Small-subunit ribosomal RNA, central domain from an uncultured bacterium, 349 nucleotides, folded computationally.

[in-house]
Context: one part of a larger RNA
RNA sequence: CUGGGUGUAAAGGGAGCGCAGGCGGCAGAGCAAGUCUGAAGUGAAAACCCGGGGCCCAACCCCGGGCCUGCUUUGGAAACUGCCGGGCUGGAGUGUUGGAGAGGCAGGCGGAAUUCCUAGUGUAGCGGUGAAAUGCGUAGAUAUUAGGAGGAACACCAGUGGCGAAGGCGGCUUACUGGACGAUGACUGACGUUGAGGCUCGAAAGCGUGGGGAGCAAACAGGAUUAGAUACCCUGGUAGUCCACGCCGUAAACGAUGAAUACUAGGUGUCGGGGGGCAGGGCCUCCCGGUGCCGCAGCAAACGCAGUAAGUAUUCCACCUGGGGAGUACGUUCGCAAGAAUGAAACUC
Numbered sequence: 001c002u003g004g005g006u007g008u009a010a011a012g013g014g015a016g017c018g019c020a021g022g023c024g025g026c027a028g029a030g031c032a033a034g035u036c037u038g039a040a041g042u043g044a045a046a047a048c049c050c051g052g053g054g055c056c057c058a059a060c061c062c063c064g065g066g067c068c069u070g071c072u073u074u075g076g077a078a079a080c081u082g083c084c085g086g087g088c089u090g091g092a093g094u095g096u097u098g099g100a101g102a103g104g105c106a107g108g109c110g111g112a113a114u115u116c117c118u119a120g121u122g123u124a125g126c127g128g129u130g131a132a133a134u135g136c137g138u139a140g141a142u143a144u145u146a147g148g149a150g151g152a153a154c155a156c157c158a159g160u161g162g163c164g165a166a167g168g169c170g171g172c173u174u175a176c177u178g179g180a181c182g183a184u185g186a187c188u189g190a191c192g193u194u195g196a197g198g199c200u201c202g203a204a205a206g207c208g209u210g211g212g213g214a215g216c217a218a219a220c221a222g223g224a225u226u227a228g229a230u231a232c233c234c235u236g237g238u239a240g241u242c243c244a245c246g247c248c249g250u251a252a253a254c255g256a257u258g259a260a261u262a263c264u265a266g267g268u269g270u271c272g273g274g275g276g277g278c279a280g281g282g283c284c285u286c287c288c289g290g291u292g293c294c295g296c297a298g299c300a301a302a303c304g305c306a307g308u309a310a311g312u313a314u315u316c317c318a319c320c321u322g323g324g325g326a327g328u329a330c331g332u333u334c335g336c337a338a339g340a341a342u343g344a345a346a347c348u349c
Base pairs, nucleotide, nucleotide: 003321004320005319006318007303008302012317014201015200016199017198021194022193023192025088026087030083031082033081034080035077036076037075038074039073040072041071042070048066049065050064051063052062053061054060091191092188093187094186095184096183097182098181103177104176106174107173108172109171110154115149116148117147118146119145120144121143125136126135162169163168206247207246208245209244210243211242215241216240220236221235222234223233258316259315260314261313262312263311266294267293268292269291270290271289272288273287274286275285276284277283278282298305299304322349323348324347331342332341333340334339
């Protein structure tokens, strides 16, 4: 390379949008580039294969045929691919209508709790642990009552519930706004799918500038524990956590499972919407879309997956090819930096 693979053995890009490219629905007409077929020319000789012959045989040599899978020209076919033109509605989208939702962004508001401040009551302890101590407290703490300040997070509801492409999203309310779903079947008429590069989004931590700082808390300090204890436990405590703007671009970014479409037994729960029935204020049943569990065929090394596939197929992208060295070195790109991305070899087993 031909291949074989990618849930857990090596391997799915963190996610989306999308240029190029690849692939692409139904019926019919035309063209004939691909495709198929006939003919002609060419495809040197030698070599090779088959048949025969000459040196005693063989090697070797000679003759005939095949082969030379190709190219060019030309006649034809039109199923498939392609191209062109007109059409269709099942894919896709639009319209109308309806409800669901922690989807996003900005503003406003609320209560509980922690901490701090002020004042009252009150007196000797509080706190903390396995036990203690550091710590706080007669300059009046802890406890309790009233008032105030400030920041952050939103108990119950809450649910293998919902929404979002992923990251993620949870008090209430207002404005703006994205998507999905059901019903309807009016409109467009293949407008689709995937997507190298590219662009955008992207938890936490971290970085820059300026704010903010209640609680928590890397670092740090002290007290314990211990043989030691640069830890686990305790008392403190700074960055940070929060906000605005700008970077970073990573993760066990996980369903460790790329996206799309079609097909392939059932059963049961739940969320959103709709149809029908019984009947009477609750059930039954069917359809569509999500989200779980169990399970057949099938698949799988097994575990397990099983209409939300890891089954059966098709299309496109990404990735893997023994372990270590190593996600390192070098180079390059990006970044303020931290570093990220790309990514070897020697050597070794």
Rfam family: Bacterial small subunit ribosomal RNA. Its family is annotated with structural constituent of ribosome and ribosome in the Gene Ontology.